[in-house]
RNA sequence: UUUCGGGGCGAGGUGUAAUUCCUCACCGGCGGUUAUAGUCCGCGACCCAUAGCAAUAUGGCUGAAUCGGUGAAAUUCCGAUACCGACGGUUACAGUCCGGACGAGAGAAA
Numbered sequence: 001u002u003u004c005g006g007g008g009c010g011a012g013g014u015g016u017a018a019u020u021c022c023u024c025a026c027c028g029g030c031g032g033u034u035a036u037a038g039u040c041c042g043c044g045a046c047c048c049a050u051a052g053c054a055a056u057a058u059g060g061c062u063g064a065a066u067c068g069g070u071g072a073a074a075u076u077c078c079g080a081u082a083c084c085g086a087c088g089g090u091u092a093c094a095g096u097c098c099g100g101a102c103g104a105g106a107g108a109a110a
Base pairs, nucleotide, nucleotide: 001110002109003108004107010024011023012022013021025096026095027085028084029043030042031041032040038083039082047060048059049058050057051056065081066080067079068078069077087099088098089097
């Protein structure tokens, strides 16, 4: 410098109205790690504050797991049962729809 760099509502129920509620279902960014991680450690995204015309810089905030098994080693594998998920929008409350975003980005490759 160039390229890459986030997935997921299917079925049924209630209702004037719901992919938003209820039952079941589905999804899991990046680096690290004696051994493979949404839930360990750290980072990013979103949001907030301050400075700045702005680009941006600095600071802040930042969810959730246990038990059993194997093993030299695993909160990472296997088994079981749990839990978590920014902001704005919507005929009705959203991790899964629409939007900022053909953006930004931890980083990865060449």

FMN riboswitch aptamer (RFN element) from uncultured Eubacterium sp., 110 nucleotides, folded computationally. RNAcentral holds the sequence, with entries from MGnify.